RNA sequence: AGGCCAGUAGCUCAGCUGGUAGAGCAGCGGAUUCCAAAUCCGCAGGUCGCAGGUUCGACCCCUGUCUGGCCUGCCA
Numbered sequence: 001a002g003g004c005c006a007g008u009a010g011c012u013c014a015g016c017u018g019g020u021a022g023a024g025c026a027g028c029g030g031a032u033u034c035c036a037a038a039u040c041c042g043c044a045g046g047u048c049g050c051a052g053g054u055u056c057g058a059c060c061c062c063u064g065u066c067u068g069g070c071c072u073g074c075c076a
Stems, first nucleotide, its partner, number of pairs: 001072007010025004019056001027043005049065005
C1' cells in the first nucleotide's frame, strides 16, 4: 500500500425481505430476609463509529472516512 471482517445500551451480543431498536449480565427501586446472599417483580439506560447520498421510509442499500483485527505485498 491492497484485500477481507468487525464497530448497535456500562459489558457481551442479537436484529429476518428496508417499515416502532432488542436480550443476557451489570446498575437503580421494590418484594422476600433479623441482616445479607440467592430468588422474584419493576425501572432506567441508544447521535446504531463518523459524514454525505438513494428512498415515502435506512442499523440494514451506495460513497467517503475513522478505529480495531486478520491476510497479502512493497520499501535497504
About this RNA:
The prediction has a mean pLDDT of 82. This is a predicted structure of a 76-nucleotide RNA (transfer RNA) from a Deltaproteobacteria bacterium. Lineage of the source: Bacteria > Pseudomonadati > Myxococcota > Myxococcia.